[in-house]
RNA sequence: GGGUGAUUAGCUCAGCGGUAGAGCAUCUCGUUUACACCGAGGAGGUCGGCAGUUCAAAUCUGUCAUCACCCA
Repeated sequence: GGGUGAUUAGCUCAGCGGUAGAGCAUCUCGUUUACACCGAGGAGGUCGGCAGUUCAAAUCUGUCAUCACCCA
C1' cells in the first nucleotide's frame, strides 16, 4: 500500500427495514444467626462518528475512526 471481518448495556454476545434483547455482573426485597446458593423485582443503551436512501435504519449505501486477520 491492497483486501476481508468486526464495532449494540460494565463484560460476552443476539437481533437479516417496523419503536433493542439474553446470559453474567450491579441494586432492592424475600430466604439465612450471618454469608453463599436460590426465588421475585428494578436500574442501566443518543446501537463507534458524520452524511445518504426510505413513510420508517442497529439493519441498506458512502465516508471517517478504532481493532483483528490475510496478501505484498
Molecule: transfer RNA
Organism: Holosporaceae bacterium